A computed fold for a 74-nucleotide RNA from uncultured Eudoraea sp., annotated as transfer RNA.
Taxonomically the source falls in Eudoraea (Bacteria, Pseudomonadati, Flavobacteriales, Flavobacteriaceae).
It was read from a public genome assembly.
Rfam family: tRNA. For this family Rfam cites "The tertiary structure of tRNA and the development of the genetic code" (Hou, Trends Biochem Sci, 1993). By type it is a transfer RNA.
RNA sequence: GGCGAGGUAGCUCAGGCGGUUAGAGCGCAGGAUUCAUAACCCUGAGGUCGGGAGUUCAAGUCUCCCUCUCGCUA
Numbered sequence: 001g002g003c004g005a006g007g008u009a010g011c012u013c014a015g016g017c018g019g020u021u022a023g024a025g026c027g028c029a030g031g032a033u034u035c036a037u038a039a040c041c042c043u044g045a046g047g048u049c050g051g052g053a054g055u056u057c058a059a060g061u062c063u064c065c066c067u068c069u070c071g072c073u074a
Stems, first nucleotide, its partner, number of pairs: 001073007010026004019057001028044004050066005
């Protein structure tokens, strides 16, 4: 350089052939329980969906450019 896969919450990841409230587990904060801690239970906060542009009534999802990570190859 060429090809392929990927970037979504602090971490690990879902998200069917585009359809309207962006989710789960862990973690974090508060509460309940306990003599107290852990565990268990309840509630909550936390996201410009890597960046930009385009298509569309509508984009995490499709198209283009850029960027980063991993793999194969020369």